[in-house]
Context: one part of a larger RNA
RNA sequence: UUGGGCGUAAAGCGCGUGCAGGCGGUGUCUUAAGUCGGAUGUGAAAUCUCCCGGCCCAACUGGGAGGGGUCGUUCGAUACUGGGACACUUGAGGGCGGGAGAGGGAAGUGGAAUUCCCGGUGUAGCGGUGGAAUGCGCAGAUAUCGGGAGGAACACCAGUGGCGAAGGCGACUUCCUGGACCGUUCCUGACGCUGAGACGCGAAAGCUAGGGUAGCAAACGGGAUUAGAUACCCCGGUAGUCCUAGCUGUAAACGAUGGAUACUAGGUGUUGGAGGUAUUGACCCCCCCAGUGCCGCAGCUAACGCGAUAAGUAUCCCGCCUGGGGACUACGGCCGCAAGGUUAAAACUC
Numbered sequence: 001u002u003g004g005g006c007g008u009a010a011a012g013c014g015c016g017u018g019c020a021g022g023c024g025g026u027g028u029c030u031u032a033a034g035u036c037g038g039a040u041g042u043g044a045a046a047u048c049u050c051c052c053g054g055c056c057c058a059a060c061u062g063g064g065a066g067g068g069g070u071c072g073u074u075c076g077a078u079a080c081u082g083g084g085a086c087a088c089u090u091g092a093g094g095g096c097g098g099g100a101g102a103g104g105g106a107a108g109u110g111g112a113a114u115u116c117c118c119g120g121u122g123u124a125g126c127g128g129u130g131g132a133a134u135g136c137g138c139a140g141a142u143a144u145c146g147g148g149a150g151g152a153a154c155a156c157c158a159g160u161g162g163c164g165a166a167g168g169c170g171a172c173u174u175c176c177u178g179g180a181c182c183g184u185u186c187c188u189g190a191c192g193c194u195g196a197g198a199c200g201c202g203a204a205a206g207c208u209a210g211g212g213u214a215g216c217a218a219a220c221g222g223g224a225u226u227a228g229a230u231a232c233c234c235c236g237g238u239a240g241u242c243c244u245a246g247c248u249g250u251a252a253a254c255g256a257u258g259g260a261u262a263c264u265a266g267g268u269g270u271u272g273g274a275g276g277u278a279u280u281g282a283c284c285c286c287c288c289c290a291g292u293g294c295c296g297c298a299g300c301u302a303a304c305g306c307g308a309u310a311a312g313u314a315u316c317c318c319g320c321c322u323g324g325g326g327a328c329u330a331c332g333g334c335c336g337c338a339a340g341g342u343u344a345a346a347a348c349u350c
Base pairs, nucleotide, nucleotide: 004321005320006319007304008303012318014201015200016199017198021194022193023192025088026087027086028085029084030083031082033081034080035077036076037075038074039073040072041071042069049064050063051062053060091191092188093187094186095184096183097182098181103177104176105175106174107173108172109171110154115149116148117147118146119145120144121143125136126135162169163168206247207246208245209244210243211242215241216240220236221235222234223233258317259316260315261314262313263312266295267294268293269292270291271290272289273288275286276285299306300305323350324349325348332343333342334341335340
């Protein structure tokens, strides 16, 4: 480079915003850059091919023809692509009217439970296990009642329910704030899609500084188990888990499935909204839009399975793969306080 691929075989960046770039709706006019056609110039020689010659060949000499282009000049064509002008509304965005939601941030409030402290009652055990022991308890525990402190998490509601780009989000109230959806078809008039770099967000663990610490609990100590037991079980227990500010930038960051648009049988649930029918009505029935599940035709698939939420049929753009190991490594670069992250080989070997 050509070709083939990326749910599970190697392969979709964790997710978004977006500059450049690539691609881009409908109509008319124009231009003629791409595109197409004609003419002409050029495309060295040798080679290839044909003919003659060459002691027979192979070489080789001479002559002729053809092919070969992102090429130059010129004349033309105008469907498509591009440039210019004008217009359009279905793509996109906005206005107006609605309702839904653990979407985000801040502040405040609440009850249940665990633990601890104080007091009352009360007495010899409690706890724990497969069975035990360590442990706690006559300095009065466990149990039970009353009072108090403090931290963390929010039972039921709760639902293949909802919201968010992903990570993720769950008590209640208030304030600030993002997005999506439905209805209307009022406005703008292609303003769009994708997106190398770049920038931002990004669970848990971890790091820095300051606070906080009820429960839980790496490390650690003890008791068991065992041949041993650096474990599983038990009693303790520090970082951490929580808050504030900053860093880290990774996950089986998964739907192991990039984004956008269009098209392609059905059936059955459910969430939000609109309309119709009917009504006392939370209902019920019909239908439409948006989301979210299950089953399934065609088709696809190596099979499993996917199947309008495609892994079907197509178009556009990005990312990525190229036998296993070596190697999510070394070296170097960049980033980081560090831990490390990111980019990423080779020898050798099968």